[in-house]
RNA sequence: GCUCGUCACCAGGGGUGCCCCGUACCAGCCGGGGCCGAGAGGGCAAACGCGCCCAACCCGCAGAACCUGAUCUGGUUAGCACCAGCGGAGGGAGCGUGACGGGCGAGAUCA
Numbered sequence: 001g002c003u004c005g006u007c008a009c010c011a012g013g014g015g016u017g018c019c020c021c022g023u024a025c026c027a028g029c030c031g032g033g034g035c036c037g038a039g040a041g042g043g044c045a046a047a048c049g050c051g052c053c054c055a056a057c058c059c060g061c062a063g064a065a066c067c068u069g070a071u072c073u074g075g076u077u078a079g080c081a082c083c084a085g086c087g088g089a090g091g092g093a094g095c096g097u098g099a100c101g102g103g104c105g106a107g108a109u110c111a
Base pairs, nucleotide, nucleotide: 001104002103003102004101005100006099007098008097009096010094012059013058014057017035018034019033020032021031022030028050029049041054042053043052044051066091067090068089072085073084074083075082
């Protein structure tokens, strides 16, 4: 110097769902309860609308943090979730910094 591994950090990236009840009527949007999860918290705006901000959490170069196919297919669940498939699919945030360890290579000095 190159390379591999582990850890830490920063730039940066990301999602916020499902079910039930109530509200004189109506309800994805108001109020309450329950479920899964790392996370589903708070504030503002909007209905000719679907957004913005903050917080927490996750990811941070990659078989997935997350997105698309996808209102997908099979199993399963109250439903989402979950398992398998699709799928080493297509995208996805820097060829970032530091510490420790392994490997390879080169040079200098001393004996």

A computed fold for a 111-nucleotide RNA from Deinobacterium chartae, annotated as TPP riboswitch aptamer (THI element). Lineage of the source: Bacteria > Deinococci > Deinococcales > Deinococcaceae > Deinobacterium. The sequence is in RNAcentral, with records from Rfam. Its Rfam family is "TPP riboswitch aptamer (THI element)". From the family's description: Vitamin B(1) in its active form thiamin pyrophosphate (TPP) is an essential coenzyme that is synthesised by coupling of pyrimidine and thiazole moieties in bacteria.